[in-house]
RNA sequence: CCAGGGGGCCGGGCAGCCGCGUCCUUCGCAAGAAGGCCGAGGAAAGUCCGGGCUCCACGAAACAAGGGUGGCGGGUAACGCCCGCCGGGCGACUUGCUUGCAGGGAAGCCCAGGGAAAGUGCCACAGAGAGUAGACCGCUCCUUCGACAAGCUCAGGAUGAGCGGGUUCUUGGAGCAAGGGUGAAAGGGUGCGGUAAGAGCGCACCGGGGUGGUGGCAACAUCACUCGCACGGCAAACCCCACCCGGAGCAAGACCGAAUAGGGGCGGCGCGCUGCUUGCAGCAGGUCUGUUUCGGACCCGACCGCUCGGGUUGGUCGCUUGAGCCGCGCAGCGAUGCACGGCCUAGAUGAAUGGCUGCCCAUGCCGAUACGGUGCCACCUGGCAUACCGUCGGCAGGACAGAACCCGGCUUACAGGCCCCCUGGCAUU
RNA sequence: UCCCCGGUCGUCUAACGGUAAGACUACGGACUCUGACUCCGUCUAUUGAGGUUCGAAUCCUUACCGGGGAACCA
Repeated sequence: CCAGGGGGCCGGGCAGCCGCGUCCUUCGCAAGAAGGCCGAGGAAAGUCCGGGCUCCACGAAACAAGGGUGGCGGGUAACGCCCGCCGGGCGACUUGCUUGCAGGGAAGCCCAGGGAAAGUGCCACAGAGAGUAGACCGCUCCUUCGACAAGCUCAGGAUGAGCGGGUUCUUGGAGCAAGGGUGAAAGGGUGCGGUAAGAGCGCACCGGGGUGGUGGCAACAUCACUCGCACGGCAAACCCCACCCGGAGCAAGACCGAAUAGGGGCGGCGCGCUGCUUGCAGCAGGUCUGUUUCGGACCCGACCGCUCGGGUUGGUCGCUUGAGCCGCGCAGCGAUGCACGGCCUAGAUGAAUGGCUGCCCAUGCCGAUACGGUGCCACCUGGCAUACCGUCGGCAGGACAGAACCCGGCUUACAGGCCCCCUGGCAUU
Repeated sequence: UCCCCGGUCGUCUAACGGUAAGACUACGGACUCUGACUCCGUCUAUUGAGGUUCGAAUCCUUACCGGGGAACCA
């Protein structure tokens, strides 16, 4: 310099004037006025996960149902998040040659990455065969019907008769799964041997299964022996295994105040009584009915829930000090943890956080400039801004978006700018 | 603010993971003197993106759009 990647941060600055919200101080009977402090985000968003907090349910635990997660280890309050590692895929480049294949593979990126040897199900169309494989074309052998025919035998003047290796073909039978063909996928791949033709039929290498050793916490890696290969794919199909999860949400919930008809219907619940040893025992309201234990129906009372009808559209708390922010040190590869010091940083409730002017900055556009640098055209001292940078002037000019109980993540949106790091190739020192 | 549900021709509905179907509408033609009715034909869609799968309207993720519900007292 070229090429390929990764991470972090900012997301206008200053001044003046005007304005808005909470809180504090002062003045004021009050309405309000003056002054002061503070006043949106990296995503405040989507509401996709995980928690805090509050209420409801619950003796505890387990199981079932339902939902979720899924390599291994770690971090964390927790997670589907983060970190590290393993395995697979991609990958600039590179090696080999059979020149379009095979091998290696950096930084880095992606992976919903448990189980298909528990069971069920699906694999359309095409195709012979789609899951206890299959035989359309094809290859081979045998048989059979013909054709051609080297040659042999007989006869013989000669082109005649018979047999007939072999080639080709028709029918039937058997073998094969190499090749063609179908498909997303055809029951290991490449090569050599072998065979009538073939085939893990045999062998070598690669892939795969099993057993054992070694290393590692583990996922897994590697080595040795062994098995000719059994076990196609799909679980973001049902399912199995392991682990996790009670439900609802600040319109949660608590309190004050105002107003209304403490009204109707449905459902749940017998709440209670007696005795004493004070936490145990006994009886289970009333009426009716079936033969008692027991069961059924109706009536009645408190409370709770739902619903119809009625009333209000007010205030306070919850509310912002928190898994908080900044700096520094230690441990750790890292996520992160620990220790020390400092700081307080929106709390609104139809909902504030804004506007104008001037200067500056990133950036874009237009014009001038041949004076400076690089470049181009002429060729001896000139030109080109219809070449770029610099310089000068003018105009424009900052995205996505906005708290509403609070945190940790993920995802999505985002004009423009700054910084840092890694790898490969080439060149130079 | 919170919770829930749904997106298929212009409209209303279908569709086991395997060629997106039907009705109405629109347009063209036939019938008719003309129009209507009727008959025949044509056009038109799975909200966008990514993933799983041989294959996605359907399964999963994400974004967008639309709809519905939730106040308090007694």

Two RNAs folded together computationally: RNase P RNA and transfer RNA, 503 nucleotides in total. Rfam match: Bacterial RNase P class A. Gene Ontology terms of the family: tRNA processing, ribonuclease P activity and dimeric ribonuclease P complex. Model confidence (mean pLDDT): 76 of 100.